[in-house]
């Protein structure tokens, strides 16, 4: 001392949670021992049963019972003793009785109670005190009762009732007496009522003995202590949604009472008495000293101890007494329990035990008066559940203990992990040494006890001290102290995501559960459950439930109101609160010095006793509160001056300040005429509606209401709310100028008055426009709406309610200060010149921009949100809510005031990245547009869905899945079904062991795989064995099961789009921003300039690779121009090395040159030049990231799952199913064609299990022979389309080729499912395809045809490349889609497929 927790991230703001103390606690789970302190917090609930207040025989009659002693009679017998009875109160003593004194103390609870209850300070000249203390004075003399008894009587009983006898320190006269009253007088003092003392007169009231020689009592009276009683200031509680309350109320005078003052009471007069500083009422409650918290100030509580206070079953009253309205007393009333014989009686644990009950919970029907205190009492003793002391109870605070040292370069075993390994219990154990506290067992053994008293003595002041002694311990054989044995008898809670100290397997799978807040859990949970570990505190250790802290989150100390809660709509003014300069007096504030008080404990601080502590003692302090006695500097009170605030006079100005009356034109609508015709009007486009009965246009005239064009503003005025034609009247405020004048008259302002925009309400008017409702027409899914046409209240006026708005500057008011610049609107003054056209001071207002300064930040900044000071107003997390409730106000509508339950962990503010916007602004792309050619219609091909199967294995699903995975599914491939087998296993590796060379052929059984036989074979060697194959063990297997949402690794999109960052430096509190924005310019974050930025990476590009042109070098298999042969012809042959080609190496292009334009970068021209020009075409090449996107079936790979199967082998079916649906495609629908003869010109690429030339057979697929060629040779290999020539003539055709039947051929173990081809025949749908939509920007598109991969052979129309013929259009960028930068808005950040409101379920 602080942490979590609102965001994507930031700062503020502000609520919720937590770490800490702490308790009379409770509760789980554990528990060895000691001292100290605690223990009904809830039913002030009802109680059995025992005890808790008596003593005095030295007050007294008196004698039931006991003991002694007398006396009588009896009996025993040991003849003097026992015993029994009966008598005597003679004595010790006493039960009951009568006095005395105590029972008002101690103990207890906390209902009551908001009150002089309680605390603190005061006062009482209004007052009382029994016992005790001091002093004074007296105790004279008589009388009476009533209990016990007795005798009688009533009752169950509890108790009563008649008569009789008596005593007293019981009662009652009389005498005496200083108190005390009344009359007079003197004298003196008080704060006021008044008080003290002295003097005379006059009223007036006492007493009690006991004892037995010593004491204790007994009456007046003064005083003193002691406890009490009464009064008063000030102080401690919640609501104001409780605002009035009061008649014995407030006062007076007489009176009654009381111990005393009083309305206490009670006649009689009076009308007062208390309240916003909070009266009344309600609600809650014993106060205090003090506990806990806190740095402090506060908060929060009043268990235990200690004072007061109320109360004793509930409500009442008094009685006795010093003292009471009395817990263990009386009486009455009531509720309740108990006893009866039914007529009546008894009872009050909130005293200590204890029971029941209630409750989450709180103990023994203990011991003792030994100590301390209390009554009684001369005492001796007696009484004491007060108290000491035991008992129970971890319920708190202390303190002890369960051992201590040694013990291991490797650590037994258990356990846990990432498991050939390593961690971890853990020096922990074991084992060595050694202590012995508590505990156990012997032994010994207290303090507290000193007093008082008894007895003996001694002093002296004679009832006091003092010495001896004799008597007393519950707790207690306890605390202690000493011996003994023996590591022996003693650890447990809770926790390990952050906050918070402590991690890992395992199960579990949004399930079970956790959780104090965020929040875990949906198959890899450090957060649920166990387990290893570990980390905390330990005879305790969590949990819960309650205060205070932290929370400066109620802010005096120490908060805030522009936008987060929050300035009242405005002014005026009462109370209050605050207040200018100078001086004087006073001393209430204030501040000092003394003084009283502030109980004790309790806190602290010093010491000091219990072996230490806790505990306990000694001492000192301790913020208050009253008095006293100073100080005067501040506040204040009073008095005096003063002019700088304030106010007035005089002079001058501005102006939509209000209010009344008047007047004016446009305009709109209506009336009436004319003109004058077919339409008007509206609206995104209509329609409703006017209108031919004359509408709109249009002119004339007339009439009604409302509004005031231009001036006119960033303008003025006004407290706000508002104010705008012109004129006049009234009348507010405001400015600005002046050696006038008052002399602080001042600011704020609860309550309270007034005023307040719209709309509203009422009565009465007026109604031209607008137009709530309403009604049509429209739009729509729908449209009670936004557009139209109509159109009532209202809109205007008079009175009069009502009183709210984003009443906003979201910013109260008033005063002073604190840098500047600029406009403008209203005053004043100076300069400057005779022609300036300004320049400058000073006051008011209204605006913009900025230092300092604040502020969370945006922003505010002399009109401050700065810096002060004063006064008011408002807030204290969201929702519930300005709601109900209550009250106040209104006709009413509704205003004002203004809650909680419950519920949430936020709700906000400001700023930041970003994403979005049917928001702006620049810009680009086959994105539109323009064009070409498709798809969507049809037949078929192939993917897909869907359905169907035993199975139709599996993945791909918007773009970015659907001729994808598949660049070749008959068997294999195959992962799927069915059905047959295997279980070291289909295969592969290591060890060991038997066997047996390997192989090679065969036989039989089956559907194969298998299985069951035969036959030939006879390996190397160092003789241990090897090398091979079988078989058997053993370790390793296997899986295309699962999870792309654990993963590698690749891939597809955004996208070849131009962005994406980073150092440092700067800005900002920060997230962040800057740079990467601006202006140009590019295809481009390309470049250029600008610039708190300056570089820099990753991308653009460029560097590679093809093609386009040229040079060189090479010259076959490839070329042929010159030369020479040569064919039917041909680079066929000789040669050549020039082309062309091949393929290697350069060259070349760079806005380099020339003109415009432009600061540059760059842009442009029908420029030049060149094969190519402004990036030349193509390719590869994909920043930072996104989409939890694609693959666990392509590989890898982690965790999970299977193991005579989810492994593996076989045969056979299936991936190829078929009412449908889609995507890709292919072939068409036909004359730019088809059909058939003829005749050209390619590139690329392939090829030995192959390409196969040529010859022959076949109409052909194709077969038979078979030369070249592992290639610029040789082979596929005739390129097609195109050209020319015929022919069809628009038809379901000579168009189209599906579909079928047939006969065929070739691949292969095999073409039934389920191949491609070939020939003959059949000849289906289809005549250009709705909405819709796709692909292209030039050698593109479109059309042509070639060839390659896979491959046995192909379901190839796919998919890759190749080359042939080869266009049309692009104005343009509004519009769709997609994207890039800039800006702006945002309550979206899982980012618009976002969020989010209502309704329903």
């Nucleotide at each position: 001392a602080g942490a979590g927790u609102u965001u994507g991230a930031u700062c503020c703001u502000g609520g919720c949670u937590c770490a800490g103390g702490a308790u009379g606690c409770a509760u789980g789970c554990u528990a060895g021992c000691g001292g100290c302190a605690g223990g009904c917090u809830u039913a002030a609930c009802a109680c059995a049963u025992g005890c808790a207040a008596g003593u005095c025989g030295a007050a007294g009659g008196g004698c039931a019972g006991c003991g002694g002693g007398g006396a009588g009679a009896g009996a025993g017998c040991u003849u003097g003793c026992u015993c029994u009875c009966u008598c005597c109160g003679c004595c010790g003593g006493c039960g009951a009785c009568u006095g005395g004194c105590g029972c008002a103390c101690g103990g207890g609870u906390g209902a009551g109670u908001a009150a002089c209850a309680c605390g603190u300070a005061u006062g009482c000249a209004a007052c009382c005190u029994g016992c005790c203390c001091u002093c004074c004075a007296c105790a004279g003399g008589g009388g009476g009762a009533c209990a016990a008894c007795c005798u009688c009587c009533c009752g169950a009983a509890a108790g009563g009732g008649a008569g009789g006898c008596u005593a007293a320190u019981c009662c009652c006269g009389c005498a005496u007496a200083u108190a005390u009253c009344c009359g007079g007088g003197g004298c003196c003092c008080g704060c006021a009522u008044g008080g003290a003392c002295c003097c005379c007169u006059g009223a007036g009231g006492a007493a009690a003995g006991g004892u037995u020689a010593u004491c204790c009592g007994g009456u007046g009276g003064a005083g003193g202590a002691u406890g009490g009683g009464c009064a008063u200031g000030c102080g401690g509680c919640g609501c104001a949604u409780u605002a009035g309350c009061u008649u014995g109320u407030c006062g007076g005078c007489g009176g009654g009472g009381u111990a005393a003052c009083g309305g206490c009471c009670c006649a009689c007069c009076g009308a007062g008495g208390c309240g916003a500083c909070g009266a009344u009422g309600c609600g809650u409650a014993g106060g205090g000293g003090u506990u806990c918290u806190g740095a402090g100030a506060g908060g929060a509580a009043g268990g235990c101890c200690c004072c007061c206070c109320a109360c004793a079953c509930u409500g009442g009253u008094a009685c006795u007494g010093a003292g009471a309205c009395a817990c263990g007393g009386a009486c009455c009333a009531g509720a309740c329990u108990c006893c009866u014989a039914c007529g009546g009686g008894a009872g009050g644990c909130a005293g200590c035990a204890g029971u029941g009950a209630g409750g989450a919970a709180u103990a023994u029907u203990g011991g003792u008066c030994a100590a301390u205190g209390g009554g009684c009492g001369g005492g001796a003793g007696c009484c004491u559940g007060a108290a000491c002391c035991a008992g129970c109870c971890a319920a708190g605070c202390c303190g002890c203990g369960u051992g201590g040292a040694g013990g291991a370069a490797u650590g037994a075993g258990g356990c846990c992990c990432u498991a050939c390994g390593g961690g971890u219990c853990g020096u922990a154990a074991a084992c060595u040494c050694c202590u012995u506290u508590a505990g156990c067992c012997g032994g010994g053994g207290a303090a507290c006890a000193a007093a008082a008293u008894g007895g003996g003595g001694c002093a002296c002041g004679c009832g006091u001290g003092c010495c001896c002694u004799a008597c007393c311990g519950a707790g207690u054989g306890u605390a202690c102290c000493c011996g003994g044995a023996g590591a022996a008898u003693a650890a447990g809670c809770a926790u390990c995501g952050g906050c918070u100290a402590a991690c890992u397997c395992c199960g579990u799978g949004c399930c079970a559960g956790c959780a104090g807040c965020c929040g875990c859990g949906g198959u890899a949970a450090u957060a649920c459950g166990g387990a290893g570990g570990a980390u905390g505190c330990g005879a305790g250790c969590g949990u819960u439930a309650u205060c205070c802290g932290g929370a400066u989150u109620u802010a005096u100390u120490g908060g805030g109101u522009u936008u987060a809660a929050a300035g009242g709509g405005u002014g005026c003014g009462u109370a209050g609160g605050c207040g200018g300069u100078c001086u004087g007096u006073c001393a209430a504030g204030u501040c000092a010095g003394c003084g009283g008080u502030c109980a004790a404990a309790u806190g602290u601080c010093g010491g000091g006793g219990c072996u230490c502590a806790a505990c306990c003692c000694c001492g000192g302090c301790c913020u208050g509160c009253c008095g006293u006695u100073g100080a005067a500097g501040c506040u204040g009170a009073c008095g005096g001056a003063c002019u700088a605030g304030a106010g007035a006079g005089a002079g001058a100005g501005a102006g939509a300040a209000g209010u009344a009356g008047g007047c004016g034109g446009a305009a709109u609508g209506c009336g009436c005429g004319g003109u004058g015709u077919a339409g008007c009007g509206g609206u995104g486009a209509a329609a409703u509606g006017c209108a031919u009965a004359g509408a709109u246009a249009u002119c004339g005239c007339g009439c009604a209401g409302a509004a005031c064009c231009c001036c006119g503003a960033u303008u003025g005025c006004g407290a706000a709310g508002g104010c705008a034609g012109c004129c006049u009247g009234c009348c507010g405020g405001c400015u600005c100028u002046u050696u006038u004048c008052u002399g602080a008259c001042g600011c704020u302002g609860a309550g309270g008055c007034a005023c307040g925009a719209a709309g509203g309400c009422g009565u009465g008017g007026g109604u031209a426009u607008c137009g709530a409702a309403c009604a049509g027409g429209a739009u729509u899914a729908g449209a009670u709406a936004c557009c139209c046409u109509g159109g009532u209240a209202g809109u205007c006026c008079a009175c009069g309610c009502a009183g709210u708005a984003a009443a906003c500057g979201a910013u109260g008011a008033a005063u002073a200060c604190u840098c500047g610049c600029u406009g403008u609107c209203c005053g004043g003054g100076g300069a400057g010149a005779u022609u300036g056209g300004u320049c400058u001071c000073u006051g008011g207002g209204c605006g913009g921009c900025c230092a300092a300064g604040c502020g969370a930040a945006a922003g505010c900044g002399u009109u401050a949100a700065g810096u002060a000071u004063u006064c008011c107003a408002c807030c204290u997390g969201g929702g519930g809510a300005g709601u109900a409730c209550g009250c106040c106000g209104g006709c009413a509508a509704c205003g004002g005031u203004g809650a909680a339950a419950c519920u949430c962990a936020a709700a906000g503010g400001a700023a930041u990245u970003g994403a979005c916007g049917g928001g702006g602004g620049c810009c680009c792309g086959c994105a539109c547009a323009a064009g070409c050619g498709g798809a969507g219609g049809a037949a078929c091909a192939u993917g897909u869905g869907g359905u169907u199967u035993a199975a139709u294995u599996c993945g791909a699903u918007g773009a970015u899945a659907c001729g994808c995975g598949a660049g070749g599914a008959a068997c294999c491939u195959u992962a799927c079904c069915c059905g047959g087998g295997c279980u070291c296993a289909a295969a592969c590796g290591a060890c060991g062991g038997a066997u047996g060379a390997a192989u090679a052929c065969u036989u039989u059984u089956g559907a194969a795989a298998g299985g069951a036989g035969g036959u030939a074979g006879u390996c190397c060697u160092u003789c241990g064995g090897g090398a091979c194959a079988u078989c058997c063990g053993u370790c390793g297997a296997g899986g295309u099961g699962c999870u792309g949402c654990a993963u590698g690794g690749u891939u597809g999109u955004c996208g070849u789009c131009a962005g994406c960052u980073c150092g440092u430096g700067c800005c900002g509190u920060g997230a962040g921003g800057u740079g990467u924005c601006g202006g140009c310019u590019u295809a481009a974050g390309u470049g250029c300039c600008a610039u708190a930025a300056c570089g820099a990476g990753c991308g653009c590009a460029a560097c590679c690779c093809c093609c386009a042109u040229c040079g060189c070098c090479a010259g076959u298999u490839g070329c042929c121009a010159a030369c020479a042969g040569g064919u039917a012809a041909a680079g066929c042959u000789g040669g050549g090395a020039a082309c062309u080609c091949u393929g290697g190496c350069g060259a070349g292009a760079c806005u380099g040159c020339c003109g415009g334009c432009g600061c540059a970068a760059g842009c442009u021209g029908u420029g030049a030049g060149g094969a190519a020009g402004g990036c030349g075409g193509g390719g590869a090449u994909g920043a930072c990231g996104u989409c939890a996107a694609a693959u666990c079936a392509g590989c890898a790979c982690g965790g999970c799952c299977c193991u005579u199967a989810c492994g593996u082998c076989c045969g056979g079916g299936g991936c190829g199913a078929c009412a449908c649906a889609c995507g890709u495609g292919u072939u068409a629908c036909a004359a730019u064609g088809g059909c058939a003869g003829g005749u050209a010109c390619a590139g690329a690429g392939a090829g030995a299990u192959g390409c196969g030339a040529c010859a022959c057979g076949g109409c052909g697929a194709c077969g038979u022979g078979g030369a070249g060629c592992g290639g610029a040779a040789c082979u596929g290999u005739c390129a097609a389309a195109a050209c020319c020539u015929g022919u069809c003539u628009c038809a379901g055709u000579u168009c189209g080729g599906a579909u079928c039947g047939g006969a065929g051929u070739c691949u292969g173990c095999a073409a039934c499912c389920c191949g491609a081809c070939u020939c003959c025949g059949u000849g289906a749908a289809g005549c250009u395809g709705g909405a819709u939509u796709c692909g292209c920007a030039a050698g593109u598109a479109a059309u042509c045809g070639c060839g390659c991969a896979u491959c046995a052979g192909c379901c190839a129309u796919g998919g890759c490349g190749c080359g042939g013929u080869g266009a049309a259009u692009a104005c343009g960028u509004u519009c769709c889609c997609g994207g890039g930068c800039c800006u702006u808005g945002u309550a979206c950040u899982c980012a618009a497929c976002g969020c989010c409101c209502g309704u329903c379920a």
This is a predicted structure of a 1401-nucleotide RNA (small-subunit ribosomal RNA) from an uncultured bacterium. Model confidence (mean pLDDT): 85 of 100. Rfam family: Bacterial small subunit ribosomal RNA.